[in-house]
Molecule: transfer RNA
Organism: Elusimicrobiota bacterium
RNA sequence: GCGGGUGUAGUUCAGUGGCUAGAACGACUCGUUGCCAACGAGUAGGUCGAGGGUUCAACUCCCUUCGCCCGCU
Numbered sequence: 001g002c003g004g005g006u007g008u009a010g011u012u013c014a015g016u017g018g019c020u021a022g023a024a025c026g027a028c029u030c031g032u033u034g035c036c037a038a039c040g041a042g043u044a045g046g047u048c049g050a051g052g053g054u055u056c057a058a059c060u061c062c063c064u065u066c067g068c069c070c071g072c073u
Base pairs, nucleotide, nucleotide: 001072002071003070004069005068006067007066010025011024012023013022018056027043028042029041030040031039049065050064051063052062053061
């Protein structure tokens, strides 16, 4: 330099055009207990890597760009 993959909550990930962006684990609060753990209930936490385009509508499609991973030269 070329090609491919990937980026979504603190972490691991789902979501392949549609009405509110979700799960598990973690954090916090409450209940239960003499205390811890466990269990139950709830709460917070996201400019969906960045910018632009298409569309009535974009995490999703297109272009550019950045980080990481793999391959080729």